The RNA shown here (transfer RNA) has 73 nucleotides and comes from a Phycisphaerales bacterium. Its mean pLDDT, the model's own confidence on a scale to 100, is 82. Rfam family: tRNA. Rfam links the family to the GO term triplet codon-amino acid adaptor activity. It is annotated as a transfer RNA.
[in-house]
RNA sequence: GGGCCCGUAGCUCAGUUGGUAGAGCGCACCGCUGAUAACGGUGAGGUCGACAGUUCGAGUCUGUCCGGGCCCA
Numbered sequence: 001g002g003g004c005c006c007g008u009a010g011c012u013c014a015g016u017u018g019g020u021a022g023a024g025c026g027c028a029c030c031g032c033u034g035a036u037a038a039c040g041g042u043g044a045g046g047u048c049g050a051c052a053g054u055u056c057g058a059g060u061c062u063g064u065c066c067g068g069g070c071c072c073a
Stems, first nucleotide, its partner, number of pairs: 001072007010025004019056001027043005049065005
């Protein structure tokens, strides 16, 4: 330098025609308990890597860039 893959909540990851952004764990509170753990419930937490484009509508499609990984030279 070239090719491919990945980037979504604090962590690990889903998101199947482009049509309301989710789960588990963690965190806060409540219940339960003599108390803790476990368990149950409620809740907070997201510029969906950045910018631009297409579209009535983009996490999803297109371009460029940034970061990480693998391969080739």